[in-house]
RNA sequence: GCCGACUUAGCUCAGCAGGUAGAGCACAUCCAUGGUAAGGAUGGGGUCCCCGGUUCAAGUCCGGGAGUCGGCU
Numbered sequence: 001g002c003c004g005a006c007u008u009a010g011c012u013c014a015g016c017a018g019g020u021a022g023a024g025c026a027c028a029u030c031c032a033u034g035g036u037a038a039g040g041a042u043g044g045g046g047u048c049c050c051c052g053g054u055u056c057a058a059g060u061c062c063g064g065g066a067g068u069c070g071g072c073u
Stems, first nucleotide, its partner, number of pairs: 001072007010025004019056001027043005049065005
């Protein structure tokens, strides 16, 4: 230098033909216990890496950038 994959909640990740964003773990409160752990219930938490474009509508499509990882030379 060229090519590819990835970037979504604190962490690990889903979101398959565009339609108002989810799971597990973690966290908070409650239940339960003599107390703790485990367990059960409820809840909070995300400008979906950035900037543009298309569209009535973009996490999702298109263009450009950034970062991480891998391959080639």
The RNA shown here (transfer RNA) has 73 nucleotides and comes from Fretibacterium sp.
Its mean pLDDT, the model's own confidence on a scale to 100, is 82.
It matches the Rfam family "tRNA". It is annotated as a transfer RNA.
The sequence was found in a public genome assembly.